[in-house]
């Protein structure tokens, strides 16, 4: 050089083109002598970046960056 395959919260992953959640952690409240476990609530998103198609894009297209794996 060529080619797949991943990039979404603090971390590990989800999500048929139609309201971005989950599981951990953080936060506050119960409970509790205190912690810790437990219960109950909650804050956290430029869906890596730039374009484009579409009424509507995390997802389809196209360019890039960055891990990875493969041929050469």
């Nucleotide at each position: 050089g060529c080619u797949c395959c991943g990039u979404u919260a603090g971390c590990u992953c989800a999500a048929u083109g139609g309201u971005a959640g989950a599981g951990c952690a953080c936060c506050u409240g119960a409970c509790u002598u205190u912690u810790a476990a437990u219960c109950a609530g909650g804050u956290g998103g430029u869906u890596a970046g730039g374009g484009g198609u579409u009424c509507g894009a995390g997802u389809c297209c196209c360019c890039c960056g960055c891990g990875g794996g493969g041929c050469a």
Source information: Predicted 3D model of a 72-nucleotide RNA (transfer RNA) from Simiaoa sunii. Taxonomically the source falls in Simiaoa (Bacteria, Bacillati, Bacillota, Lachnospiraceae). RNAcentral holds the sequence, with entries from ENA. Its Rfam family is "tRNA". By type it is a transfer RNA.